[in-house]
């Protein structure tokens, strides 16, 4: 220098191909029960979807550029 993959909640990830309300588990918070703690049960908070731009009525999703990490080639 070239190619490919990955980037979404505090953590691990799904959703992307096929544009249409941003989700799951764990963690956190509150509650119930319990002598107490944990587990189990009920409820709930938390997001510039890596950054910028474009297309579109509408973008996590499509297109372009950039950044970061990983792998391969040179």
């Nucleotide at each position: 220098g070239g190619g490919c993959c990955u980037g979404u909640a505090g953590c691990u990830c799904a959703g992307c191909c096929u544009g249409g309300u941003a989700g799951a588990g764990c963690a956190g918070c509150g509650g119930a029960a319990g002598u107490u703690u944990a587990a189990c049960c009920c409820g709930u908070u938390g997001g510039u979807c890596g950054c910028g731009g474009g297309u579109u009525c509408g973008a996590a999703u499509c297109c372009c550029g950039c950044c970061a990490g990983g792998c391969c080639c040179a």
Molecule: transfer RNA
Organism: Candidatus Aenigmatarchaeota archaeon